[in-house]
TPP riboswitch aptamer (THI element) from Boseongicola sp., 104 nucleotides, folded computationally. It matches the Rfam family "TPP riboswitch aptamer (THI element)". Rfam describes the family as follows. Vitamin B(1) in its active form thiamin pyrophosphate (TPP) is an essential coenzyme that is synthesised by coupling of pyrimidine and thiazole moieties in bacteria. The previously detected thiamin-regulatory element, thi box was extended, resulting in a new, highly conserved RNA secondary structure, the THI element, which is widely distributed in eubacteria and also occurs in some archaea. Analysis of operon structures identified a large number of new candidate thiamin-regulated genes, mostly transporters, in various prokaryotic organisms. The sequence was found by an Rfam model in a public genome assembly. The organism belongs to Boseongicola, within Bacteria.
RNA sequence: AACCGCACCUCGGGGUGGCCGACAUGGCCUGAGAUGCACGCAAGUGCGGACCCGUAGAACCUGAACCGGUUAACACCGGCGGAGGGAAGGUGACGCACUUCUCA
Numbered sequence: 001a002a003c004c005g006c007a008c009c010u011c012g013g014g015g016u017g018g019c020c021g022a023c024a025u026g027g028c029c030u031g032a033g034a035u036g037c038a039c040g041c042a043a044g045u046g047c048g049g050a051c052c053c054g055u056a057g058a059a060c061c062u063g064a065a066c067c068g069g070u071u072a073a074c075a076c077c078g079g080c081g082g083a084g085g086g087a088a089g090g091u092g093a094c095g096c097a098c099u100u101c102u103c104a
Base pairs, nucleotide, nucleotide: 001100002099004095005094006092007091008090009089010088011054012053013052014051017029018028019027020026035048036047037046038045039044060085061084062083066079067078068077069076
């Protein structure tokens, strides 16, 4: 010095679900996040907000109307997963374990 971390700038990616026994414009569950508006007969689409993630990539998607556990039920947990896909550039006088390069 690089790598890496952190911070900042600009840009980009993503999801926004499920269940309800007493009946409900109500309630409950997990999570960082389950939201608002518009269009649409509906399926859904678009634009925001917050949140998370950007290749050292489990943010998120496919597999999946999957498998095991759990629950009133779904969600949720684990498997799947040394499977596949998936969105980055810059700046720094900051930090810096291992490793690499250069100089003394």